[in-house]
RNA sequence: GGAGCAGGCCAGGUGACCGCGAGCCCGGACCCCCGGGCCCGAGGAAAGUCCGAGCUCCACAGGGCAGGGUGCUGGGUAACACCCAGUGGGAGAGAUCCUAAGGAAAGUGCCACAGAGAAUAGACCGCCGGGCGACCGGUAAGGGUGAAACGGUGAGGUAAGAGCUCACCAGUGCCGGCGGUGACGCCGGCAGCUAGGCAAACCCCACCCGGAGCAAGACCAAAUAGGAGAGGAGAAGUGGCCCGCUUCAUUAUGACUCUCGGGUAGGUCGCUAGAGGCCGGCGGUAACGCCGGCCCCAGAGUAAUGGUCACCACGGAGAGAUCCGACAGAACUCGGCUUACGGCCCGCUACGGUG
RNA sequence: UCCUCGGUAGCUCAAUGGUAGAGCAACCGGCUGUUAACCGGUAGGUUGCAGGUUCGAGUCCUGCCCGGGGAG
Numbered sequence: 001g002g003a004g005c006a007g008g009c010c011a012g013g014u015g016a017c018c019g020c021g022a023g024c025c026c027g028g029a030c031c032c033c034c035g036g037g038c039c040c041g042a043g044g045a046a047a048g049u050c051c052g053a054g055c056u057c058c059a060c061a062g063g064g065c066a067g068g069g070u071g072c073u074g075g076g077u078a079a080c081a082c083c084c085a086g087u088g089g090g091a092g093a094g095a096u097c098c099u100a101a102g103g104a105a106a107g108u109g110c111c112a113c114a115g116a117g118a119a120u121a122g123a124c125c126g127c128c129g130g131g132c133g134a135c136c137g138g139u140a141a142g143g144g145u146g147a148a149a150c151g152g153u154g155a156g157g158u159a160a161g162a163g164c165u166c167a168c169c170a171g172u173g174c175c176g177g178c179g180g181u182g183a184c185g186c187c188g189g190c191a192g193c194u195a196g197g198c199a200a201a202c203c204c205c206a207c208c209c210g211g212a213g214c215a216a217g218a219c220c221a222a223a224u225a226g227g228a229g230a231g232g233a234g235a236a237g238u239g240g241c242c243c244g245c246u247u248c249a250u251u252a253u254g255a256c257u258c259u260c261g262g263g264u265a266g267g268u269c270g271c272u273a274g275a276g277g278c279c280g281g282c283g284g285u286a287a288c289g290c291c292g293g294c295c296c297c298a299g300a301g302u303a304a305u306g307g308u309c310a311c312c313a314c315g316g317a318g319a320g321a322u323c324c325g326a327c328a329g330a331a332c333u334c335g336g337c338u339u340a341c342g343g344c345c346c347g348c349u350a351c352g353g354u355g
Numbered sequence: 356u357c358c359u360c361g362g363u364a365g366c367u368c369a370a371u372g373g374u375a376g377a378g379c380a381a382c383c384g385g386c387u388g389u390u391a392a393c394c395g396g397u398a399g400g401u402u403g404c405a406g407g408u409u410c411g412a413g414u415c416c417u418g419c420c421c422g423g424g425g426a427g
Stems, first nucleotide, its partner, number of pairs: 001351001003349003007345004012312007020041002023038006043327001047338002050336005055213004062243004067209005072086005087101001088099004102204002107202002109198003124143002126139005151169006170194002172191008217269004227260005234248004276295008314325004356426007365379004373410001381397005403419005
């Protein structure tokens, strides 16, 4: 110097003028409203709505079936599919990164084409024996096909061969020892056991999940007039089903429910003080936790958070004057993930050049 | 706010995880005096995008992008 890996931080600042929304105060007005003052007013992703929760209603959500999710180990957390630390596997030259990673000797299924044969299989060429030969029998070392071919090397053995037998190596299973909380690692012994892959195919195993969502839900006001049809002793509350539970009704021109039609569709709360933020100390490798101090940091309701000017700061373009500066806008609230995107800083890796 | 379906040739649609096809349209040739119809042939695809599982992905899984429909 370019290339790459990993982590952290910021999201321009100050002032003036004009403007918008909420709150409090003062004055005019006393229903609205108007004027003034103080104070507050978007993000790291407010986004996608992909997970997990809080909160609210229905049993403080109960039993079964169905359905869905998660899937190495230990920890963190309110919880998670998130995070931290590790184990095994994989990629890279390395820094480092990725990992849906239980079970294929429970069962079922699939493995195109090629190939003899694709899962307890199989013989095209070859090899060996018989036979003149067609052919019959043995074999699976070698060739060939394929993504994948039923362990590898050597020796014995044989008609030729083969874990058929033996030695070593690899794998698997079982047993034992040591280390580790554990996943697992290391070592030793035994068994010729060699058992293909796919579960992001059905499935099995373990664990978890009740449903709906702030248009939840509560209250006030208004309206619920006169009707039509259907079901009916049960109906509704729940948005998979059955049970259970709760509420109303239970002998009837009939409760209750549904459909059509008609009416009302205004306001208040929920609504922001919270698993909150910042600083310091302690514990922990870390995620995180505990303690102490300080702070209040949008709550609107079709939706405010903006504009102009001046100066300063950073980066880029330009000779200069000057110009440009990313992604993007809260809608009940948090914890994550994912996606979009400008810049700065620190550390690390290998390579090249120069001294 | 929530639910659900889809994206394949220019258009409309197919395709058990195993060579991506059909109809119409386009182009070339034939038939005809000419055109249409008809007959024969040809070309045309990042299966919306990016990863992953698998020997192999349009199909299975995950994340994005775009579009349609529905509920309160």
This is a predicted complex of two RNAs, RNase P RNA and transfer RNA, with 427 nucleotides together. It holds a member of the Rfam family "Bacterial RNase P class A". Rfam describes the family as follows. Ribonuclease P (RNase P) is a ubiquitous endoribonuclease, found in archaea, bacteria and eukarya as well as chloroplasts and mitochondria.